Predicted 3D model of a 1466-nucleotide RNA (small-subunit ribosomal RNA) from a wastewater metagenome. The sequence is in RNAcentral, with records from SILVA.
RNA sequence: AGAGUUUGAUCCUGGCUCAGAACGAACGCUGGCGGCACGCUUAACACAUGCAAGUUGAACGAGAUGUAAAUCUAGUAGCAAACGGGUGAGUAACACGUGGGAAUCUACCGUAAAGAUUGGGAUAACUGUUGGAAACGACAGCUAAUACCGGAUGUGCCCUGAGGGGUAAAGAAGAAAUUCGCUUUAUGAUGAGCCCGCGGCUGAUUAGCUAGUUGGUGGGGUAAGAGCUUACCAAGGCGAUAAUCAGUAGCUGUUCUGAGAGGAAGAUCAGCCACACUGGAACUGAGACACGGUCCAGACUCCUACGGGAGGCAGCAGUGGGGAAUAUUGGACAAUGGGGGAAACCCUGAUCCAGCGAUGCCGCGUGAGUGAUGAAGGCCUUCGGGUUGUAAAACUCUUUCACUGAUGAAGAUGAUGACGGUAGUCAGAGAAGAAGCUCCGGCUAACUUCGUGCCAGCAGCCGCGGUAAUACGAAGGGAGCUAGCGUUGUUCGGAAUUACUGGGCGUAAAGGGUACGUAGGCUGUUAUGUAAGUUAGGUGUGAAAUUCUUGGUCUUAAGCUAAGGACUGCACUUAAUACUGCAUGACUUGAGUAUGGGAGAGGACAGAGGAAUUCCUAGUGUAGAGGUGAAAUUCGUAGAUAUUAGGAGGAACAUCGAUGGCGAAGGCAUCUGUCUGGAACAUAACUGACGCUUAGGUACGAAAGUGUGGGGAGCAAACAGGAUUAGAUACCCUGGUAGUCCACACCGUAAACGAUGAGUGCUAGAUGUUGGUAUUAUGUAUCAGUGUCUGAGCUAACGCAUUAAGCACUCCGCCUGGGGAGUACGAUCGCAAGAUUAAAACUCAAAGGAAUUGACGGGGACCCGCACAAGCGGUGGAGCAUGUGGUUUAAUUCGAAGCAACGCGAAGAACCUUACCAGGGCUUGACAUACCUACUAUAAUGACAAGAGAUUGUUGUUUUCAGUUUGGCUGGGUAGGAUACAGGUGCUGCAUGGCUGUCGUCAGCUCGUGUCGUGAGAUGUUGGGUUAAGUCCUUAAACGAGCGCAACCCCCAUUCUUAGUUACCAUCAGGUUAAGCUGGGUACUUUAAGAAAACUGCCGGUGAUAAGCCGGAGGAAGGUGGGGAUGACGUCAAGUCCUCAUGGCCCUUACGUCCUGGGCUACACACGUGCUACAAUGGUAGUUACAAAGAGUCGCAAACUCGCGAGGGUAAGCUAAUCUUAAAAAAACUAUCUCAGUCCGGAUUGCACUCUGCAACUCGAGUGCAUGAAGUCGGAAUCGCUAGUAAUCGUAGAUCAGCGUGCUACGGUGAAUACGUUCCCGGGUCUUGUACACACCGCCCGUCACACCAUGGGAGCUGAUUUUGCCUGAAAACGGUGCACCAACCGCAAGGAGGAAGCCGUUUACGGUAGUAUUAGUGACUGGGGUGAAGUCGUAACAAGGUAGCAGUAGGGGAACCUGCGGCUG
Repeated sequence: AGAGUUUGAUCCUGGCUCAGAACGAACGCUGGCGGCACGCUUAACACAUGCAAGUUGAACGAGAUGUAAAUCUAGUAGCAAACGGGUGAGUAACACGUGGGAAUCUACCGUAAAGAUUGGGAUAACUGUUGGAAACGACAGCUAAUACCGGAUGUGCCCUGAGGGGUAAAGAAGAAAUUCGCUUUAUGAUGAGCCCGCGGCUGAUUAGCUAGUUGGUGGGGUAAGAGCUUACCAAGGCGAUAAUCAGUAGCUGUUCUGAGAGGAAGAUCAGCCACACUGGAACUGAGACACGGUCCAGACUCCUACGGGAGGCAGCAGUGGGGAAUAUUGGACAAUGGGGGAAACCCUGAUCCAGCGAUGCCGCGUGAGUGAUGAAGGCCUUCGGGUUGUAAAACUCUUUCACUGAUGAAGAUGAUGACGGUAGUCAGAGAAGAAGCUCCGGCUAACUUCGUGCCAGCAGCCGCGGUAAUACGAAGGGAGCUAGCGUUGUUCGGAAUUACUGGGCGUAAAGGGUACGUAGGCUGUUAUGUAAGUUAGGUGUGAAAUUCUUGGUCUUAAGCUAAGGACUGCACUUAAUACUGCAUGACUUGAGUAUGGGAGAGGACAGAGGAAUUCCUAGUGUAGAGGUGAAAUUCGUAGAUAUUAGGAGGAACAUCGAUGGCGAAGGCAUCUGUCUGGAACAUAACUGACGCUUAGGUACGAAAGUGUGGGGAGCAAACAGGAUUAGAUACCCUGGUAGUCCACACCGUAAACGAUGAGUGCUAGAUGUUGGUAUUAUGUAUCAGUGUCUGAGCUAACGCAUUAAGCACUCCGCCUGGGGAGUACGAUCGCAAGAUUAAAACUCAAAGGAAUUGACGGGGACCCGCACAAGCGGUGGAGCAUGUGGUUUAAUUCGAAGCAACGCGAAGAACCUUACCAGGGCUUGACAUACCUACUAUAAUGACAAGAGAUUGUUGUUUUCAGUUUGGCUGGGUAGGAUACAGGUGCUGCAUGGCUGUCGUCAGCUCGUGUCGUGAGAUGUUGGGUUAAGUCCUUAAACGAGCGCAACCCCCAUUCUUAGUUACCAUCAGGUUAAGCUGGGUACUUUAAGAAAACUGCCGGUGAUAAGCCGGAGGAAGGUGGGGAUGACGUCAAGUCCUCAUGGCCCUUACGUCCUGGGCUACACACGUGCUACAAUGGUAGUUACAAAGAGUCGCAAACUCGCGAGGGUAAGCUAAUCUUAAAAAAACUAUCUCAGUCCGGAUUGCACUCUGCAACUCGAGUGCAUGAAGUCGGAAUCGCUAGUAAUCGUAGAUCAGCGUGCUACGGUGAAUACGUUCCCGGGUCUUGUACACACCGCCCGUCACACCAUGGGAGCUGAUUUUGCCUGAAAACGGUGCACCAACCGCAAGGAGGAAGCCGUUUACGGUAGUAUUAGUGACUGGGGUGAAGUCGUAACAAGGUAGCAGUAGGGGAACCUGCGGCUG
């Protein structure tokens, strides 16, 4: 310090996730030792048992025990029990923190002063009687005090009307000294109470709250100020700087995190507060409204003799319960403290220790050295090896910790040690007792094999898993941490993702529709004063601990400890005066006023005008009009449309008109008048900061819509009809109502947009235009508007650019992932429609902006192609052939599937082929290599028997391998055996190689360097011309290059040269019935080698003087001369594992192999490709011409001969320019047929044959005779072809024993048409839009149906909380009264003073009742929302998305949506 994740890729915005640190933690696996810490976060739930507060006999009397000394016990009395310890329920508060304040109290303690005299009456204990189960009492009697009371004194203190009045005391111990106490007062210290400023949670979907409320006076009350309380008077007080209400919460020092600012937390330790079963209340006391006290009420538990009683662990242990989860019913008062006591001492679950727990932090150990044959084993393997790995073993050492034995502290300032025989020290033995956890796809360090096969599973995010998973499970190996390691939860960080430090708002989320204006915020120049803010110094405080620094101490560390610093704060004080504030004065530039002449659809009202539509009346006139893509509904012979004249009525204002004007925005357009708002310019006369912004507020605010009343020509939601359509609730057409118009009143929203808040200042230019002014006037300058273009700068980019989205300042509004949702609930407004304000649950890992490259478009431009058009001939109809689908079958083997499968693999299935089926055999195998044994003499070829054959058995014939060390020794062969292995046309073409198809012989596809861009990328390759072509030229931030194009290669067309046999024959000769037959020759033809020729080279025109194009000449050939081969980068997971090769998987007496027979040839049917036809451009018969290119010895076969023929017999020649196949056919000539199912057509069938072949039954081809089907030119649709082409005619070859209408090749005859590029199809280039990128066979919207999830409404129901009225009214306090009753004082007494039970009143808890409010749970039914596998209906959006889209509003409709109105361009 960053990283992953939106995309094909990019930049940005933006969320989600990860790496870090931490914890009072929990869970899983594992676990050696020690030190220091920490340990119910949940039920402030309920608690058995024990302990946690007593002490004093030196205050007092008594009792018990004891010989005594003395000890013990309950009680009276004193002090303490208000501390210490626990908990965090309540509390949003002067509770806490911090800093101040005045009207107070303070036991014990310190200091000081003074005093302590004289009397009195009781009472508990105790004794007796007595009630009760108990708890606990009742009555009578006795007694003491440091208990209680009176008088005196009064240093003093308190009250006062200043005269006066009131007010204390206690003794004890000791032999004594003396000590400890007692009373009053003052003061200190300590502790406590009260008041105030400031500070620290959330919600405005909580906006008003308050009657003792705010203040005053009198009374009361308190330790003390005060409405603290009461009576009266006044009507105040608080609140947008957030009152009140609701929710949540103990506060702080501090802790965690963070660079900091901040954010989160408030365990342990420390300070404060609050509470003690729940609620209320007071008593005692210095102090409590009291955790281990009292009274009352309530809930709960326990005891009971049913009458009545007892209790309160949020003290320490412990139990139950809750929970993911948190310890021992331990020891000691030795230390530190606390209470009491004169003291000894007693008490102390405070505390100190121990126990349990890896809960955390820290330290240590589990050994060290040497050790290669790189052992064994494991794992992997390319089978060579690699790795585990110096790791182990082995050898040599050491002993920390633990263990055993011995010794043994400090903590103690005299005694006293729970801890503890602990820490430590010494000795001993022996490597001995001591390693796990997580991870290994990226982020993120670390990889292989096997298993599994979208299963099982993993996952923090992205995502893995569908048969080769580094992602699941296991193993080997590796990485990380280590007595721990992972997971989960929570907090901060990263997150600049709430932005003070430190963000944004044109298009990503975000500028309010506009203006005016209140509070508030900000505010021109200058002078003086002041000193609130501000700055500097000083003082006080900011508890300790913590953090930090430097030391010290435990062997170190954690820990402990000393000092310092810090605690950024608050208060007081002194000083300064630049800036801000405040006060006073001055100024003119901001702002405003005045005067002047101009501009304008600015607003309101009234009046006027012409054109047009519609309607009405009348005329002319006749059959249509209207409307559409085409129609129809509609109107019209009752006279329409058209046309002429007249009239009525409403609405809107053509041209001018504009990137023009005005207005705050919405918006404003005929003309005239009246009233009226604002702005600009000029002048520089006046005021003198009067300003800017603006939460709330107020006003205005298109269209639609609402109410009332008018009006209604046209248009037109709804509605009706006609079309279109699969449907058409739409688009189109004909009608048509609200509405549109006016008046008044509502509504308050729009893509109310410049998607850009208002104001001020500053920062380059160019060029239009509107208004004003000046001027030296075709122009220039200046002010104010309104546009375009381009700099700097800004921006993610697009773009903005003096009218900023630049540079700055001021103020307001708004944003914080997408969806849910601008929705629900609540509230306000509205007549309603609805508007404004405005969430959550849940769900996703994206949603989004700009730009890039492609692809696509029922976008555009240009160009090409037998693409269309123009033609010729077909297919589709018939019969047959062939392939496919389907069906059938034991099997009908398999593959190929739009173009680019279907006469395709297959250049040829009777057996074989053959892969399929049935049956029969074989198992190291039909075939290869290796081993052992035996034999060997290598190969060929018969016969017989069984069997369907494979196979088995028997028996012959001919011939006798190579080397040799002379040995069956080697190679080789045969048989047998065993194991490795063979074998597989079994699967996967989606694991592959190779080969092939296709776009497409289309003109494209790229690279280097440079340049531009943040980048993906662009440029080059675009533009202007041109070409068949990215072909060439030119321009140009490009310059070059590569693969393609072209050329180089082959064939054909012309000529030449060379060479002539098997070819040829012009000349010469011979010769035959005839024939290059012969001699001869190489001229020609031809053969086959070489060469020439064609290059826009020449001329003219055109073009830019280019490239090129057009025409011409010459030429065999002219602009690529005609064909062929040649197929760029890539696309289609295209085809092929059945050509071959090959990874993986599978079979191994079978999925291998051999054999016989069958099947691949089936047949209601459908399709493709062909052949033959339907006839006269023809059929038949006869006669007669002219090719090319092939093939041939397992062959082609002449001639002769037989057969009607297929063919048979016999037999020359030929290994081929020699011989053969071989007849070419169409054509031509002659004859016949005469338009018919025919002398067309030949299917089908019968009979008889031929050939091949072991074998033609399933299932070959051919021949002859007979038979003579459909078919009379073919619907929708569709195919080929641009010249030696189509069409038509035959010939040959491969495969092959035989078999083709197929395929391949060859020649013969030989056309028609192309105006042209609008349209269909395909392709190329440029451009445009895009929500597509698996790329339009794309993406995607809504209803409906099903499942699940959360949520709103809901008749209600059930709780909780708060609050109001009323009723009741315990205990207690206060007030009143006070019969009876009572020791102290007065009084001889009676009685008095005083006390006081009881009673009454006030306040009031719990409770009851009626109601309001808030909130939670639940609820038949119901609304929408979200998510789901491949459901249903349509196709709304994205391209002009096929009717441009969107937002507002209104109506309508299964649904997306459609339509109207005005608006926006995204």